This is a predicted structure of a 92-nucleotide RNA (Glycine riboswitch aptamer) from a Pseudomonadota bacterium. The model forms 89% of the base pairs in the Rfam consensus. The organism belongs to Pseudomonadota, within Bacteria. The coordinates come from a structure-prediction model, not an experiment, and the mean pLDDT is 77.

RNA sequence: CAUCAUACGCAGGAGAGAGCGGCUUAAAAACCGCCGCCGAAGGCGCAACCGGCCCCCGGAACCGCUCAGGCAAAAAGGGCUGCGGUAGGUAU
Numbered sequence: 001c002a003u004c005a006u007a008c009g010c011a012g013g014a015g016a017g018a019g020c021g022g023c024u025u026a027a028a029a030a031c032c033g034c035c036g037c038c039g040a041a042g043g044c045g046c047a048a049c050c051g052g053c054c055c056c057c058g059g060a061a062c063c064g065c066u067c068a069g070g071c072a073a074a075a076a077g078g079g080c081u082g083c084g085g086u087a088g089g090u091a092u
Base pairs, nucleotide, nucleotide: 002092003091004089006087007086008084009083010082011081012080017035019034020033021032022031036071037070038069042067043065044064045063049059050058051057052056
C1' cells in the first nucleotide's frame, strides 16, 4: 500500500388477516379469547453442504421447525446488496 474476516455509517430491501368476538377508539394500536398465515433479527434441527486427526468430531445454508418475532398504510425491525477511505486485526 492492497485485499479480506468483523464492526460502524449511508442507501435499497421481501413475505403473510384493516381476520372474528369483547373492551375501547374517529379509525388503528393496546388488552382478553378464538382461529388463519409469514420467515430475511435471534433461536433450534435427527439438516443440504464443507472440513478434519474420519464411521467419530467440528462448522453450517436463502433448507426444515416456527419457540421468539412478524402479518392494511405509516413507524420500527429486516437475511442480503451497493457505497464509504470510517474503524479494524496473535489475518493474507